Formats: sequence, structure tokens, C1' cells
RNA sequence: CUAGAUGGUUGUGUGACUGCCUUUUAAGGAGGAAAGUCCGGACUCAUCAGAGCACCAAAGCCGGGUAAUUCCCGGCGAGGGCAACCUCAGGGAAAGUGCAACAGAAAAUAUACCGCCUUUUAAGGUAAGGUUGAAAUGGUGGGGUAAGAGCUCACCGCGUUUUUGGCAACAAAAAUGGCAUUGUAAACCCCUUUGGGAGCAAGUCCAAGAUAGCCUAAUAAGUGUGGCUCUGCACAAUGGUUUGGUGGGACGCUAGAGAUUGUUGGUAACAGCAAUUCAAGAUUAAUAGUCACAACCUUUUUAGGUACAGAAUCCGGCUUACAGACCAUCUAGUAUA
Repeated sequence: CUAGAUGGUUGUGUGACUGCCUUUUAAGGAGGAAAGUCCGGACUCAUCAGAGCACCAAAGCCGGGUAAUUCCCGGCGAGGGCAACCUCAGGGAAAGUGCAACAGAAAAUAUACCGCCUUUUAAGGUAAGGUUGAAAUGGUGGGGUAAGAGCUCACCGCGUUUUUGGCAACAAAAAUGGCAUUGUAAACCCCUUUGGGAGCAAGUCCAAGAUAGCCUAAUAAGUGUGGCUCUGCACAAUGGUUUGGUGGGACGCUAGAGAUUGUUGGUAACAGCAAUUCAAGAUUAAUAGUCACAACCUUUUUAGGUACAGAAUCCGGCUUACAGACCAUCUAGUAUA
């Protein structure tokens, strides 16, 4: 200098005029994603608790973190890449069922088309060679055979056992053995583990109003308890539907699993300690509008443009969108010293 990988910061500036909201007067007012509503919670209500079963949903290698998770960190294994790094829906295919188009002789209750050998010309043996395919009865080599085949041997591969290292997933070594029933579970399924009501339009309080009916269940061995059963608890009665009234106000509503800095421990995620600090709270919905100049980009030149985009109970994640500018670390190549 070029190409790449990982992590992060920012995301037009200045001035003038006009206009809002909170607030008791001194200050402040839309994000890294506020988006999606995907996941986990805090919080609130419910007479709703406990156990078992069903059903639904989720996770799936090991260890750690967190309030918690389907999240994060570290490692193991597999794959991609020269590498830095990236990706993985990572338990079970001999419990069962299903699927594998086309091609091919044959795709698992699998095969003999060509070929090779034998030969009484009737047929038999074979899966080493060839064809097809994503995948065809482990691979390479030597021996053996009528020709071949783990038939046999060596190495690799696969299974089992033992030893060593590691918390573990797993790795290495040795011994031994069948020498083998393809792949697919992000197909149904099996196994293990976890979860299960509703949600700020939750809910609390104040004010106001609360009409008139219809159908239906039940009598203590009852009804209800957001699937069923049992225990418990509550009640003295159930369930449904038409019509009418209210549609107002206050709270919840922002001080937190908070933020910033330092330090200690830890590979890290993160945790402890100390100091400092308080930065929207609207409610038919504020947080802005106009003008001028400058900067940058394009080429439409006296023209156009300047990313993605706006809170609504709050927090922690994930996913998606994002013009341009900048920083740090690492990998590879080239050149110079």
C1' cells in the first nucleotide's frame, strides 16, 4: 500500500423569527433501533391453592452467567476458508410408520443389464471391473480363487473394553472383535427436560347512573374454581340472551434487576465495593415550523439531494432497516529498510 475478518463511535452545522408540553421557576422535552409484537420477566387482578393425567408449546453436546429466557459467554465436535474467522434445528434410524422424483438392472421384504468364470449348451457361480445416480452390501494394497468376495493378512475406518488427561462434552494410547441393514426425524414418531389464566384498554379510588323482560339448571350424593379427576377452598345457588344507563375525574405514570466513572475477582459473559448523578410522562396525544447562510454529494447548474426513522407501564434480549464519515485490533499478499 492492497484485499479481508472482528468489534465499536457518529449520523449535517450556524443564526433569526414564530409556536408548544412538563414544571413552582430552576431546569428539561422522541431512538439505536422508539420498529416487529418474536421471547423472557417486573408489576396488577382473580375464592384460582396442591397432586395426577391428557392436550398444547418450547428446548435438545458440555460447563458457566443472569431476575429469567428459545438470551449471553467459554469450550467440545462437524463443516467452510491459505488464515484471521464464520456457520450448525448438535439426543434416538436395530421401537414403528413414511419418503428418496428422474436416471439406473436394482433404492432396503434391494439387483444381475453389460462384463468375468465354469459348461452336459440346459444352466450355474460372481459382485472385483463398467453404466446410472445425492446415495449401490467400508477404503487401499498383497495373497488366495475356475472367476471373485473381509475369503485371508497389513494399514485406515467402525464397534467394545481398559488406561491416561480433562468438572464434563471429549481426546490420546493399547487390546480385542463383527468385518457391517444407504440416507432422511427443519418427515410423523420415541426419549429427556421446561412451561401453561388474563393483561396498563391490567387495576385502585371518587362522582354519576343502574330500566324492562325471556329461556334454562339445581335442592345437599349441589354449584363454581380459565381441559378432566381427586383433595382443599368459596357459595347457598347455575348458565345464556334482549333492552336501558354511565362513557367524567384522580392515581397507576416513571428513582429503576437505573446510569456514569474508578477499583477488585474472573479467559469471558458477569459479579462485589466505592464515589457521583436523576435526563419525556403526553392523553383526539406536546417534544416543532419557516427563512437565510455554510458544509458535503450528484450532474437535473443557477437544478436536485443530505441514512433508517418517532415514545404511551417499564426493563432484559432477539430479528429487521440504515446514504455517508471515523476509530481500534487481527489475518494474507506485495514493496522498501